[in-house]
């Protein structure tokens, strides 16, 4: 350079084009336990890469850009 795929809390995953994006782990707080671990219970944590674009409505569909795995030359 040319093709493919992937980008969603801090990790990892979900979410037919429809309402408040769901759940693991992970934190923090309480219970509980003499203590820690286990456990149980509440929180707190996404402007879904980015800027456009379609739609009556985009995590999803289409294009540009950044990032990244892979292939090809």
């Nucleotide at each position: 350079g040319c093709c493919c795929g992937c980008g969603u809390g801090g990790c990892c995953u979900a979410a037919u084009g429809g309402a408040u994006a769901a759940g693991g782990c992970g934190u923090g707080u309480g219970a509980c336990u003499u203590c820690u671990a286990a456990u149980c219970a509440c929180a707190a944590g996404a402007u879904u890469g980015u800027c456009g674009g379609u739609u009556c409505g985009a995590u999803c569909c289409c294009g540009g850009c950044c990032g990244u795995g892979g292939g090809c030359u």
Predicted 3D model of a 73-nucleotide RNA (transfer RNA) from Pristionchus pacificus. Rfam family: tRNA. Rfam classes the family as a transfer RNA. NCBI's taxonomy places the organism under Eukaryota, Bilateria, Diplogasteromorpha, Diplogasteroidea, Pristionchus.